[in-house]
This is a predicted structure of a 90-nucleotide RNA (transfer RNA) from Labilithrix sp.
């Protein structure tokens, strides 16, 4: 340079335009279970702004940013980075 594939929470990874702030594993909390521990079961577990004493609420946010749509992780552009294969030069 040329063809692909892909970027999702702490990590991994799934995700037919609508039922998604998000299955689903890990990992960590608390809590059951045990003398206690391991396993094992249940729940809970992203981030920003506002509001609230506090429980919580409201609202955006899926690399970045722009566009299609009533609606976008998801469908287009654009750029940024990751990986695979070809090529080139030394």
């Nucleotide at each position: 340079g040329g063809a692909g594939a892909g970027g999702u929470g702490a990590c991994c990874g799934a995700g037919u335009g609508g039922c998604c702030g998000a299955a689903g594993g890990u990992g960590c909390a608390u809590g059951a279970c045990u003398g206690g521990a391991a396993a094992u079961c249940a729940u809970g577990u992203g981030g920003g702004c506002g509001g609230g004493c506090a429980a919580c609420c409201g609202u955006c946010c899926c690399g970045c940013g722009a566009g299609u749509u009533c609606g976008a992780a998801u469908c287009u552009c654009g750029c940024c980075c990751u990986c695979u294969c070809c090529g080139c030069c030394a």
NCBI's taxonomy places the organism under Bacteria, Polyangia, Polyangiales, Labilitrichaceae, Labilithrix. Rfam family: tRNA. Its family is annotated with triplet codon-amino acid adaptor activity in the Gene Ontology. Rfam classes the family as a transfer RNA. The coordinates come from a structure-prediction model, not an experiment, and the mean pLDDT is 82.